Predicted 3D model of a 132-nucleotide RNA (FMN riboswitch aptamer (RFN element)) from Neobacillus kokaensis. The prediction has a mean pLDDT of 80. It matches the Rfam family "FMN riboswitch aptamer (RFN element)". Rfam describes the family as follows. The RFN element is a highly conserved domain that is found frequently in the 5'-untranslated regions of prokaryotic mRNAs that encode for flavin mononucleotide (FMN) biosynthesis and transport proteins. Taxonomically the source falls in Neobacillus (Bacteria, Bacillati, Bacilli, Bacillaceae).
[in-house]
RNA sequence: AUCUAUCUUCGGGGCAGGGUGAAAUUCCCGAUCGGCGGUAUUAGAUAUUUUCUUAAGCCCGCGAGCCUUUUUAAGGCAGGAUUUGGUGUGAUUCCAAAGCCGACAGUAUAGUCUGGAUGGGAGAAGAUGGAG
Repeated sequence: AUCUAUCUUCGGGGCAGGGUGAAAUUCCCGAUCGGCGGUAUUAGAUAUUUUCUUAAGCCCGCGAGCCUUUUUAAGGCAGGAUUUGGUGUGAUUCCAAAGCCGACAGUAUAGUCUGGAUGGGAGAAGAUGGAG
């Protein structure tokens, strides 16, 4: 280096303006948002080909809800979405264009409001001990 135990901290964004209506941030026009890990023809730094940082909502995987059990945990269920063209040895990731998606409960039908949630959480960083 790496592995491991314990602990600490961190860990999600978003309907402006307008229409209809008794009532809608829920419908309609329009606006707007994109968690975590992986992958990489991106970009940058280092530097001389080496190392580091960075790069996908819709490619792969994970997380949030609900149920069951023998409840430090395990099992099950529900819930999502991309194409075309270009470059190139090589791209669903780059460039261009056009699309699409978004748990549960409440309420005039909700990704964006309110609520479970001062919760949980994929994970990230660090400290200490042990192995090495």

Of the family's consensus pairs, 97% are formed in the model.